[in-house]
RNA sequence: GCAGGACAAAUGAUCGCGGCUGGGCAACCAGGUGAGGAAAGUCCGGGCUUCACAGGGCAGGAUGCCGGUUAACGGCCGGUGGAGGCGACUCCCAGGAUAGUGCAACAGAAAUAAACCGCGAAAGCGCCGUACGGCGCCCGCAAGGGUGGAAAGGCAGUGUAAGAGACUACCGCCUGGCUGGUAACAGACAGGGCAUAUGUAAACCCCAUUCGAAGCAAGACCAAGCAGAGAGCAUAAGGCGGCCCGUCUGCUCUCGGGUAGGUCGCUUGAGCCUGUCGGUAACGACAGGACUAGAUAGAUGAUCAUUCAACGACAGAACCCGGCUUAUCGGCCUGCUCA
Numbered sequence: 001g002c003a004g005g006a007c008a009a010a011u012g013a014u015c016g017c018g019g020c021u022g023g024g025c026a027a028c029c030a031g032g033u034g035a036g037g038a039a040a041g042u043c044c045g046g047g048c049u050u051c052a053c054a055g056g057g058c059a060g061g062a063u064g065c066c067g068g069u070u071a072a073c074g075g076c077c078g079g080u081g082g083a084g085g086c087g088a089c090u091c092c093c094a095g096g097a098u099a100g101u102g103c104a105a106c107a108g109a110a111a112u113a114a115a116c117c118g119c120g121a122a123a124g125c126g127c128c129g130u131a132c133g134g135c136g137c138c139c140g141c142a143a144g145g146g147u148g149g150a151a152a153g154g155c156a157g158u159g160u161a162a163g164a165g166a167c168u169a170c171c172g173c174c175u176g177g178c179u180g181g182u183a184a185c186a187g188a189c190a191g192g193g194c195a196u197a198u199g200u201a202a203a204c205c206c207c208a209u210u211c212g213a214a215g216c217a218a219g220a221c222c223a224a225g226c227a228g229a230g231a232g233c234a235u236a237a238g239g240c241g242g243c244c245c246g247u248c249u250g251c252u253c254u255c256g257g258g259u260a261g262g263u264c265g266c267u268u269g270a271g272c273c274u275g276u277c278g279g280u281a282a283c284g285a286c287a288g289g290a291c292u293a294g295a296u297a298g299a300u301g302a303u304c305a306u307u308c309a310a311c312g313a314c315a316g317a318a319c320c321c322g323g324c325u326u327a328u329c330g331g332c333c334u335g336c337u338c339a
Stems, first nucleotide, its partner, number of pairs: 001336005007330001009307007017034002020031004036314001040325002043323005048215004060211005065079005080094001081092004095206002100204002102200003116145002118141003124137005153171002156168003172194001173192004178187003219264004228255006237249004272289007308312001
């Protein structure tokens, strides 16, 4: 230098706070227990819950090399291809640009289309000239220069008037089958001179796969009181201007809905540790072991003593789990690389 792992001040006492257990009629007493590697961001994936849902399609989102792993994933593991490093190793939103559309500033003659500088003077024409030849016109050329991120495959040779895949070798590209590999892909071979003519799909778009919505303040159960409906009792009293009937007020019971309140969801889990086996690995199987926050306005704090790596970072659970990302004092362990 590279990669990985584990730790996250320790012990005790006192006071305070939230659950739990035991005792007590109660007040209270005693015991034991009480944040993390990220509890965070809420970025993915799932469990669970309620609602929706015949089937199919449109719209919209996500993903995008291959194989594996998993409950699932956009995660992880292994590989392929590409990029970086002497190396250990690291990084990559890595499908399609002959489906279509769009965009490409500036510079530059020209940006998907070529003659600015340049090279040439073979053929044709004109002029000069005895002739060799010279000049010009018509014209040929993509080699060289210059601009640019990009200028019509690269490079060397042949060739030519000069040139040019025009031709040849090598490299690249395309096509074809062959060999190896589950595959991505790799290798060698044959063919094609390459108008298959630039880049961009973290531009629209196309293709393939995939996605119902909301979330524990989800939701389930019990249920005072008040109001409602029905039945029974009392019919004594009162209201409905006097009387009768009726009706309202009373008491009891039942019913469904459901507020306050309470209980559950709630923490033992697709989880963790150790070992063996299978697998390169992620991971899986088996055996054994340990396990104790669970509140509902929401506890987890403070002081003292001793010790050190010497004042100890980032940071605080609210349904749970698998990942990713971000923050983080300090030292420790393992393997490897270079000098």
Bacterial RNase P class A from a sheep gut metagenome, 339 nucleotides, folded computationally.